[in-house]
Context: one part of a larger RNA
RNA sequence: UGACGGGGGCCCGCACAAGCGGUGGAGCAUGUGGUUUAAUUCGAUGCAACGCGAAGAACCUUACCUGCCCUUGACAUUCCAGGAACCCUGCCGAGAGGCGGGGGUGCCUUCGGGAACCGGGUGACAGGUGCUGCAUGGCUGUCGUCAGCUCGUGUCGUGAGAUGUUGGGUUAAGUCCCGUAACGAGCGCAACCCCUGUCCUUAGUUGCCAGCGGUUCGGCCGGGCACUCUAAGGAGACUGCCGGCGAUAAGCCGGAGGAAGGCGGGGAUGACGUCAAGUCAUCAUGGCCCUUAUGGGCAGGGCUACACACGUGCUACAAUGGCCGGUACAGAGGGCUGCGAAGGGGCGACCCGGAGCGAAUCCCAGAAAGCCGGUCGUAGUCCGGAUUGCAGUCUGCAACUCGACUGCAUGAAGCUGGAAUCGCUAGUAAUCGCGGAUCAGCAAUGCCGCGGUGAAUACGUUCCCGGGCCUUGUACA
Repeated sequence: UGACGGGGGCCCGCACAAGCGGUGGAGCAUGUGGUUUAAUUCGAUGCAACGCGAAGAACCUUACCUGCCCUUGACAUUCCAGGAACCCUGCCGAGAGGCGGGGGUGCCUUCGGGAACCGGGUGACAGGUGCUGCAUGGCUGUCGUCAGCUCGUGUCGUGAGAUGUUGGGUUAAGUCCCGUAACGAGCGCAACCCCUGUCCUUAGUUGCCAGCGGUUCGGCCGGGCACUCUAAGGAGACUGCCGGCGAUAAGCCGGAGGAAGGCGGGGAUGACGUCAAGUCAUCAUGGCCCUUAUGGGCAGGGCUACACACGUGCUACAAUGGCCGGUACAGAGGGCUGCGAAGGGGCGACCCGGAGCGAAUCCCAGAAAGCCGGUCGUAGUCCGGAUUGCAGUCUGCAACUCGACUGCAUGAAGCUGGAAUCGCUAGUAAUCGCGGAUCAGCAAUGCCGCGGUGAAUACGUUCCCGGGCCUUGUACA
């Protein structure tokens, strides 16, 4: 000087408390450990691994296993001789591939040849998801959106170093004020950026009987940009005003006006550094290793195994509920070998059909919870839907291993879950549906977004966890 303390003081954070809903019990989905296996490819491992890399494992992917094949190689550069390229086709084979048959002649040319491409050959070389993240770059997680981390000059100290950065107030903040042997400055904080909340301007093939006319009643037509909206610009909030408190300061409390206050709400943004944290399998890269194989091709299998254990979820155990009928109201997205309407068929998945739309103009698209009416009456049930049988639909070369969906039948465990443990402070939790990426299809209950309905509680900081500042002890560095 740090670090540490079951030392002290001050102060924060859904850290506790207060409150609401969960997890831990059940079934299933998914990841992991373990076990098994020819292989169950690899990585991630307290917080910060475990619905993680996977925003899509039937083949492919694929890195694994078994078998069958290839060696200048699937890919790059160079050299040699040949043939344009390319197209059709026979046999063997699971295929990769092996052995053949036929057609075909382009472009440039100083005619020797050359360019591109194809197969053959030689040596240099290619290739490696092989090892080392304890050799690395880059990227990322984490402490932590925490309020900190430093520098120049000066001053103090023999020196390590201190001071500044401590102190009194204040703040979300090393935020600001005051004081001050310090005076300034940098990286951080804040602001500048984006979305959202109010208004104005500009603009009207979206919207509107707002006001008029027509209407087969649908903004449908005429017509009009007022409103809604769309998307560009601007205004607006600054403790600016009033009162009180305070050191006449910074600021705090209350009030007015206002759509909005005292950082309005959300996002992007992550200081010096820590964890030899993570990644050599995204990529790049040093070293090492393999080079008829640790490289390359193919078929099939595996990554989907299952006596178990754990994490994360979904669905429930019901009556603020299930089922049936009727009836409303979103936002954000996506769409061309795409989204696919009307109409028709099927109980249905879906099929036929193809209008319209490269989309504020068409489609996906019925939002659902809600509301109105009916039924069930506490029952393992008209709860719950696992499991299994049969019959189907769709994608795809192909659904046996191993897809999703539909119908009928079957109806399991489960009656609120031990010790323990998680999230959340407001349009949040809870609850309800909708969309998208990936994607032929889909194991999505995941992830990322979107809106609808919409709470309870916070006395307080003693305690648990994490953190900040000052101070104290130390035999630790």
RNAcentral holds the full RNA, with entries from ENA and SILVA. This is a predicted structure of a 477-nucleotide part of an RNA (small-subunit ribosomal RNA, 3' major domain) from Methylomarinovum caldicuralii. Taxonomically the source falls in Methylomarinovum (Bacteria, Pseudomonadati, Gammaproteobacteria, Methylococcales). Its mean pLDDT, the model's own confidence on a scale to 100, is 87.